[in-house]
RNA sequence: GAAGUCGGCCGGACAGUCGCUGCCACUGCUUGCAGUGGGGGAGGAAAGUCCGGGCUCCAAAGGGCAGGGUGCCAGGUAACGCCUGGGGGGCGCAAGCCCACGGAAAGUGCCGCAGAAAAUAUACCGCCGAUGGCCUUCGGGCACAGGUAAGGGUGAAAAGGUGCGGUAAGAGCGCACCGCACGGGUGGUAACACACCGUGGCAGGGUAAACCCCACCUGGAGCAAGACCAAAUAGGAACCCUCAAGGCGUGGCCCGCGCUGGGUUCGGGUAGGUUGCUUGAGCAGAAGAGCGAUCUUCUGCCUAGAGGAAUGGCUGUCCUCGACAGAACCCGGCUUACAGGCCGGCUUCCGCA
Numbered sequence: 001g002a003a004g005u006c007g008g009c010c011g012g013a014c015a016g017u018c019g020c021u022g023c024c025a026c027u028g029c030u031u032g033c034a035g036u037g038g039g040g041g042a043g044g045a046a047a048g049u050c051c052g053g054g055c056u057c058c059a060a061a062g063g064g065c066a067g068g069g070u071g072c073c074a075g076g077u078a079a080c081g082c083c084u085g086g087g088g089g090g091c092g093c094a095a096g097c098c099c100a101c102g103g104a105a106a107g108u109g110c111c112g113c114a115g116a117a118a119a120u121a122u123a124c125c126g127c128c129g130a131u132g133g134c135c136u137u138c139g140g141g142c143a144c145a146g147g148u149a150a151g152g153g154u155g156a157a158a159a160g161g162u163g164c165g166g167u168a169a170g171a172g173c174g175c176a177c178c179g180c181a182c183g184g185g186u187g188g189u190a191a192c193a194c195a196c197c198g199u200g201g202c203a204g205g206g207u208a209a210a211c212c213c214c215a216c217c218u219g220g221a222g223c224a225a226g227a228c229c230a231a232a233u234a235g236g237a238a239c240c241c242u243c244a245a246g247g248c249g250u251g252g253c254c255c256g257c258g259c260u261g262g263g264u265u266c267g268g269g270u271a272g273g274u275u276g277c278u279u280g281a282g283c284a285g286a287a288g289a290g291c292g293a294u295c296u297u298c299u300g301c302c303u304a305g306a307g308g309a310a311u312g313g314c315u316g317u318c319c320u321c322g323a324c325a326g327a328a329c330c331c332g333g334c335u336u337a338c339a340g341g342c343c344g345g346c347u348u349c350c351g352c353a
Stems, first nucleotide, its partner, number of pairs: 001349010012318007020041002023038007043324001047335002050333005055222004062255004067218005072086005087101001088099004102213002107211002109207003124152002126148003131145002133142003160178006179202001180200005185194003226275004236266006246260004282301008
């Protein structure tokens, strides 16, 4: 100097003028309005509605099944499908990044084409043909019966791999080493690792983001939840079933529990106001513990609550010339979008000293 990778921050600013809106104080008055002053007023993602909760109601009494979710280990957290660290696998020269990461020896299914054959598997080309068969000039020949899966071919994958022995030719048929399974040992909380020991000739592979099995978790509905006040109508009418059967009780089914008549049709009134609504699993700083996520203590701060939806218009200057984009009960995550700018750590390459 270049390329890469990880983390953090900003994301228009300042001044003037007019305007919007919550709260507080004061004044006026026609008592719900107006005026004056002060303080405050959209995000890093407010987006997606994908997860997890707080909160409210069903609600009182629960339990189980189905269903759904997650899926290595250990921690963090209110909790999670999130985060941190570790293990294993994959990508990258590396810094780093990704993982839908339990089980294929419980069972079922699938693996096109090619190939003999894709599973209690098979013999296309091959090899042998000792023994039985045929022929013979008796030297031997043939390859029929039979044996074989070592060699070749096909394929992503074909009865573990290499070597030696053995055999008629071969084959874990036997042996050595490797691989695999089981048991033990060492290290580690564990996942797991080991160039450690022993036994065994040993279950063809892959696929569970196929069905399935296993472990753990799991009520429902949602601020249009809910609470209060006011007002109005018709505490309406008819029919059917039933009198303890049935029905109702916030996803489905069963048991239990509680309440109690239930269903259908017609018809009438209201949908207005207040609240929930912002002090929070809150934010910032310092110290300590921890590899880290995070936690503890102390100090300080208060930071939008609209209600068809408030922060806008104009002028001037600066500048990185302005991207993605607007709260609606609140919070913790994940994912997606983002013009331009700043800071730091680490890795690789080139050059110079």